Context: one part of a larger RNA
RNA sequence: ACCAGGGAGUGCAUAUUGGCGGCGAGGCUAAUUCUUUAACAGAGGAAGCCGUAGCGAAAGCGACAAGCGCGCAUGAGAAGAGGCGCGACGUAUACAAGUGCGUGCAGUCGUCCGUAUGCGACCCGAAGCCGGGCGAUCUAGGCGUAGGUAGGUCGAAGCGUGGCGAAAGCUGCGUGGAGGACCGUUUGAGGUGUUGAUAUGCAAAUCGCUCUCGUGACCCGCGUCUAGGGGUGAAAGUCCAAUCGAGGUCGGAAAUAGCUGGUUCCUCCCGAAACAUAUCGCAGUAUGACCUGGUCUGAGAUAGUCGGCGGAGUAGAGCACUGAUUGGGGAAGCCGGACUCGAAAGGGUCUGUUCUCUUGUCAAACUCCAAAACCGCCGUCGUCGUAGACGACCAGCAGUCCGGGCUGGGGGGUAAGCUUCUAGUCCGUGAGGGAGACAACCCUGACCGUGGUUAAGGUCCCCAAAUAUCGGCCAAGUGUCAACACUUAAGGGAGUCCUGGGUCAUAAACAACUGGGAGGUUAGCUUAGAAGCAGCUAUCCUUUAAAGAGUGCGUAACAGCUCACCAGUCGAGAUUCAGGGCCCCGAAAAUGGACGGGGCUAAGCCGAUUACCGAUACCACGGAGCACCGCAAGGUGAUCUAGUAGGGAGGCGCUCUGCGUGGGCAGAAGCAUCUGCGUGAGCAGGUGUGGACCGCGUAGAGACGAAAAUCCUGGU
Numbered sequence: 001a002c003c004a005g006g007g008a009g010u011g012c013a014u015a016u017u018g019g020c021g022g023c024g025a026g027g028c029u030a031a032u033u034c035u036u037u038a039a040c041a042g043a044g045g046a047a048g049c050c051g052u053a054g055c056g057a058a059a060g061c062g063a064c065a066a067g068c069g070c071g072c073a074u075g076a077g078a079a080g081a082g083g084c085g086c087g088a089c090g091u092a093u094a095c096a097a098g099u100g101c102g103u104g105c106a107g108u109c110g111u112c113c114g115u116a117u118g119c120g121a122c123c124c125g126a127a128g129c130c131g132g133g134c135g136a137u138c139u140a141g142g143c144g145u146a147g148g149u150a151g152g153u154c155g156a157a158g159c160g161u162g163g164c165g166a167a168a169g170c171u172g173c174g175u176g177g178a179g180g181a182c183c184g185u186u187u188g189a190g191g192u193g194u195u196g197a198u199a200u201g202c203a204a205a206u207c208g209c210u211c212u213c214g215u216g217a218c219c220c221g222c223g224u225c226u227a228g229g230g231g232u233g234a235a236a237g238u239c240c241a242a243u244c245g246a247g248g249u250c251g252g253a254a255a256u257a258g259c260u261g262g263u264u265c266c267u268c269c270c271g272a273a274a275c276a277u278a279u280c281g282c283a284g285u286a287u288g289a290c291c292u293g294g295u296c297u298g299a300g301a302u303a304g305u306c307g308g309c310g311g312a313g314u315a316g317a318g319c320a321c322u323g324a325u326u327g328g329g330g331a332a333g334c335c336g337g338a339c340u341c342g343a344a345a346g347g348g349u350c351u352g353u354u355c356u357c358u359u360g361u362c363a364a365a366c367u368c369c370a371a372a373a374c375c376g377c378c379g380u381c382g383u384c385g386u387a388g389a390c391g392a393c394c395a396g397c398a399g400u401c402c403g404g405g406c407u408g409g410g411g412g413g414u415a416a417g418c419u420u421c422u423a424g425u426c427c428g429u430g431a432g433g434g435a436g437a438c439a440a441c442c443c444u445g446a447c448c449g450u451g452g453u454u455a456a457g458g459u460c461c462c463c464a465a466a467u468a469u470c471g472g473c474c475a476a477g478u479g480u481c482a483a484c485a486c487u488u489a490a491g492g493g494a495g496u497c498c499u500g501g502g503u504c505a506u507a508a509a510c511a512a513c514u515g516g517g518a519g520g521u522u523a524g525c526u527u528a529g530a531a532g533c534a535g536c537u538a539u540c541c542u543u544u545a546a547a548g549a550g551u552g553c554g555u556a557a558c559a560g561c562u563c564a565c566c567a568g569u570c571g572a573g574a575u576u577c578a579g580g581g582c583c584c585c586g587a588a589a590a591u592g593g594a595c596g597g598g599g600c601u602a603a604g605c606c607g608a609u610u611a612c613c614g615a616u617a618c619c620a621c622g623g624a625g626c627a628c629c630g631c632a633a634g635g636u637g638a639u640c641u642a643g644u645a646g647g648g649a650g651g652c653g654c655u656c657u658g659c660g661u662g663g664g665c666a667g668a669a670g671c672a673u674c675u676g677c678g679u680g681a682g683c684a685g686g687u688g689u690g691g692a693c694c695g696c697g698u699a700g701a702g703a704c705g706a707a708a709a710u711c712c713u714g715g716u
Stems, first nucleotide, its partner, number of pairs: 001716006011119006018112006026050003032044004054061002064087001067086004074079001088103006122262002125259001129252004134247001140226006147219002149216001151183003154179001158175007188213003193209002196207002228244001230240002265651006275288005290399001292396001293394004300384003304381001306379006316369001317367002322363003327358006335352007403427010432443003447623007457613003460598003466610001468609006479600002491585003495582010512569005518542003523537003548563001552561002624641002626637004652705001654702010670689008
């Protein structure tokens, strides 16, 4: 891992809703007794419990057998069980008022389903806590007793002797043999590095090489002592039998777990919430909202269309108010500031401030204005409704209280697949088609089957359908991407196409070429010089077709080249401004690479047109279910059939029991295979095998249904 078998809402007590049944203003027995039985069962037993009256803290007091009206079913009306509204009554509050509770009678016992509470309480799962016994054959330390330690090196004290010294003493040589001394794979003890080998190992700590100690606080045998909040510890929370920040074992014990996982047959109907409040509350719970089921009532309801009358103050816009705010003109001259004249008095200039005209902008907490949508009322049309709408009630019963995406509108934030609100929608709980793949983007809400038509999106090939038609644009493989998540911007472009305006132009424009481009004069000043061209000032006149007291280069200064300007040659558009479309630059990421790919100059982009493809959508036919009508046969449903959590309803199967009724050695169950039926759980039949039991109907009882739980046991 696979297969087989096992494997999870149960029992008792109490409470309560509902269904069914008994009795009924009453209902029921409990313990227990008697009779009796295989078990059962039968008869006694009101002790007690619930109900029949409530209100009040209490003392205490103590209620409609109907007074009026409406009204469903039935019915022409009237009447009208139940129901509703008044009225009346009891009681408490000082009262007759007001208010609270109660009053015109239904309970109780059993049983079944649902649920709650207590117990292990659907099942499995802790780490832990407490108690009693067991452990020092491992290891830590102590005690007692026994054993072990090749060889070599250094050479303390002491002693002998020589020398020196007054002495204390110092010193040489020798002797001596100290030491938690030295070397050391002696036996032995250890465990540094290799982060070597090994890593289902030789081994639940080993192997190789290397390394440390090796006469000592040394190593070690045997015996013995210390025990779990305790020991022992040259102290690392170390060690206490492969177990230690509190041993192991049995018990309390099915500890507890607001946490994780799992929880077993079918079909049908409905179908959520991720919000609010409270909470030692934020992984929980309770109540409400939202789901489901049931009961009741009895007539209008209404998401939509159009019209009318109103409302409001958003988008936009505006500056009339409140504030912000650009430039200019004018007025005032009180008040504030700076500078200035004056000895002072006082005066002058600028500016703030105020008013006014004009010009240019802003506002969630501005508004002279003001939509579209929206809201209210009325009417109209439509839709739903006595086949029961709208609505009300319930101590029957849930789940949910981590939500998320998108679009519009806000707050916070530089921003975010950010955060927090809000209206709607979708995912959640929604399948199908499209977007390459892709919860929430586009189309569309799946009862089953068959056939057709379309939607979004597409039609060269992969790949169903146009190598369709008409007109433009792009030359960048730009592109071939609805949006998002394709990354792209500010800023640039004599790329190209389109639109509008200005100016010049057959009295010849623009460009090009040829020629001219002069004189007063080297203007004046300055300067060493300044002659068009360092700088300052002025910038005239003349001749002309035209020519600046000079546009640039240049010279020390001149010179020289050139331009403005003019004529000629040529002959039709030229130039400039603004806007738009496509395109280009801006443009950088790590293996070679992505328009989905191939590829494409359209099979790209923009506009127009006609076909076709394309879904569980729509249509047709057949069938099923559900809801409703009907005694039934049958009928109606454009406005029924998706669905997680969850609620409700009806069924299938397994084992056993009572009653009834069947099958079986002329072959039961089981197994294998084939056929048929049912929406399904499943059922029936044939054949083979097998060799003795097994069904059906009805009523009941359950240790009753497995694919999952790192499930348990076994097998392979």
Large-subunit ribosomal RNA, domain II from Methanosaeta sp. UBA243, 716 nucleotides, folded computationally. NCBI's taxonomy places the organism under Archaea, Methanobacteriati, Methanobacteriota, Methanotrichaceae, Methanothrix. The coordinates come from a structure-prediction model, not an experiment, and the mean pLDDT is 81. Rfam family: Bacterial large subunit ribosomal RNA. The full RNA is in RNAcentral, with records from SILVA.